This is a predicted structure of a 127-nucleotide RNA (SAM riboswitch aptamer (S box leader)) from Desulfosporosinus acididurans.
RNAcentral holds the sequence, with entries from Rfam.

RNA sequence: CUCUUAUCCGGAGUGGUGGAGGGACUAGCCCAAUGAAACCCGGCAACCCGCUUUGCUGUGACAAUGUUUGUCAGCGCAAGGUAUGGUGCUAAUUCUUGCAGGAGUGAAUUCUUCUGAUAGAUAAGAG
Repeated sequence: CUCUUAUCCGGAGUGGUGGAGGGACUAGCCCAAUGAAACCCGGCAACCCGCUUUGCUGUGACAAUGUUUGUCAGCGCAAGGUAUGGUGCUAAUUCUUGCAGGAGUGAAUUCUUCUGAUAGAUAAGAG
């Protein structure tokens, strides 16, 4: 960088350093010297690893046994918990928007709203 899958209307600081930008891009609209980006600390979350609880009319091994019962610091699956580790996130729904369609509205290529796609972000996996 490309592909696949999942998620994106919830959550998170009156801290320190810093000193002018930031919100991906477009068009808007915002944030910012009452201090932007970045870094540190704190926090949020629970995608991955780990640990852990319960269940299984899953499965395996073993032991009894008449066809089932029991055991397992076996494995798998499901639903939870935890927060040591790997990421991520910490203004506004991904801030709104872009392409297509539906409904309503309108003088309109207008406005409102809904659905899907595209784009983007993050995680996990693959190339």
Model confidence (mean pLDDT): 83 of 100. It matches the Rfam family "SAM riboswitch aptamer (S box leader)". Gene Ontology term of the family: regulation of gene expression.